Context: one part of a larger RNA
This record gives sequence, C1' cells and structure tokens, in this order.
RNA sequence: CGUUGAAAUUUGAAAGGGCCCUUCCCUAGUACGAGAGGACCGGGAAGGACGAAUCUCUAGUGUACCAGUUGUCCUGCCAAGGGCAUUGCUGGGUAGCUACAUUCGGUUUGGAUAAGCGCUGAAAGCAUCUAAGCGCGAAGCCGUCCUUAAGAUUAGAUUUCGGAUCCCUGAUAGACUAUCAGGUUGAUAGGCUCUAGGUAUAAGUGCAGCAAUGCAUUCAGCCGAGGAGUACUAAUAGAUCCAAUCGUCCCG
Repeated sequence: CGUUGAAAUUUGAAAGGGCCCUUCCCUAGUACGAGAGGACCGGGAAGGACGAAUCUCUAGUGUACCAGUUGUCCUGCCAAGGGCAUUGCUGGGUAGCUACAUUCGGUUUGGAUAAGCGCUGAAAGCAUCUAAGCGCGAAGCCGUCCUUAAGAUUAGAUUUCGGAUCCCUGAUAGACUAUCAGGUUGAUAGGCUCUAGGUAUAAGUGCAGCAAUGCAUUCAGCCGAGGAGUACUAAUAGAUCCAAUCGUCCCG
C1' cells in the first nucleotide's frame, strides 16, 4: 500500500517441524541344533541423545539488598557514618534471567507403494505374479501429531457495533517502531501502609569486665525488582481522522 469501516471468532490453499536410538526382563534356555549356542512374533521396564515449555524444587547469576572486614581520606573529636581502593575484599541473597533443575514429547493407526511374495490368467490348448484384472508388503512416501498460515491479488467465512490516532502513565513488550495494560466513570506508574521473602540481632542506653569485648533491650534494624490495599503525585487540557446515520443536490 492492497484486501473499500472496526473488532472478535474462525476455515485452511500452502509452508515448516517432528516421527530417533540403546539396554534389560518375560515369552523361553522354548522353537532350532549332536553340542556349543540360541531366536522370530508378542508383551513390559529402564536409559541415552535431541526438542519444547516452565522456575515449584535443586543450582548459578543477581555492580537492587543485608552483614562482616582491611587501608586511607572526610563529616571538628569519641561514637556513628560516607567516599575511594576490580562491586576494595569476604559471607549470604528476593525478583528476573538461566541449566546442572522440573514437566512433557517422538503415540495411534489409515492410504498408495519399493524390493520381494502371491491369486486368477492368456499370448503360446502346457507353463507363467502380467499382457487385461486382483492381493499382501518397509524406519521410506502421502496423511494422522505440532507450529505458522487469506498478499491464498482466487486477498475467503461467521458474529457484533462505532472505531482509531496524536499526547500522557507504564510493562507480561521492547534497539526505534510495534505489541500489551491504562488515562480521573482511573489502581497505569511512583509514593504511602501492610506483606511473601533476604540478611542476621541495628543505633542509643543499661549491666559485667582494667580493657579488647560480651550480655540485655532485640528473631531486632535495614531492605523488600514479587503480592495486596490506598487517588497523595503524575496520566491535565485538548486536537485530528474514518465509518454508520441524517440532510441537501444530481441521475434513473
């Protein structure tokens, strides 16, 4: 841009993916075989690689966060803190992201076949799977399974009635755009209150000790990307486009 308003739900031409492998057990030490050995068919159980989804568990990261600690500078000093030193170093760690984690998948059969095996059957009174005709037959082919899919220009179908943009608040989205959630008839983000959870018992004061330090107040203090509530702050104010419909005019 088209599909001649928009939205929702769809059909499926077509395209892509997948359909993998091993071991063990039973059948059965059976059939077979002198023995050694040792099945087809069928049933069951584990596992490998690969793939998809997810973050409940486990684990990693987590330069949000919490604690410990070294050197030095600063806040006049003590105490308490802050800056810098790879995030100074160390120990943990929410959300998110992730795998080493968890769950699931390759099922079921159908159709037409290959090699091959056949039926009937002439040419060629016989024979012959083939010449006419008919059947079986593979991890392969076409479907069945999963995904995309009407630019399938043959642009499909059904339902409903207003829809959309600029602008603004944002994230389940993201380079930009787009998508999605919202814009006061509002919980969209921030703030505030509470909380799952993290760290590990703050400061100050008191007590014990000469002191370092320990104990009590105190499962405290701080944080809380997750969850809930709450209009306090910001989504103000407005502008624009296209339908339906109505009116006028023209044509029949």
Large-subunit ribosomal RNA, domain VI from a Patescibacteria group bacterium, 252 nucleotides, folded computationally. Rfam family: Bacterial large subunit ribosomal RNA. Gene Ontology terms of the family: structural constituent of ribosome and ribosome. The organism belongs to Bacteria candidate phyla, within Bacteria. Model confidence (mean pLDDT): 83 of 100.